[in-house]
Model confidence (mean pLDDT): 81 of 100. This is a predicted structure of a 73-nucleotide RNA (transfer RNA) from Methylobacterium sp. J-030. Its Rfam family is "tRNA". Rfam links the family to the GO term triplet codon-amino acid adaptor activity. It is annotated as a transfer RNA. The organism belongs to Methylobacterium, within Bacteria.
RNA sequence: GGGCCUGUAGCGCAAUGGUUAGAGCCGACAGCUCAUAACGGUCUGGUUGCAGGUUCGAGUCCUACCGGUCCCA
Repeated sequence: GGGCCUGUAGCGCAAUGGUUAGAGCCGACAGCUCAUAACGGUCUGGUUGCAGGUUCGAGUCCUACCGGUCCCA
């Protein structure tokens, strides 16, 4: 340099083009316990990488750019 895949919460991931983008872990709070752990409960946390386009409607489809994995040179 070229090709494929990929980018969503602090982390690893879901989400048929459709009505408020979710659950798990982490974190906070309170419960249980003599206490801790474990367990169950509640809560917090998002400019869906970025800029355009298509569409009545885009996290999803298309294009360019940026980052990452892999392959080729």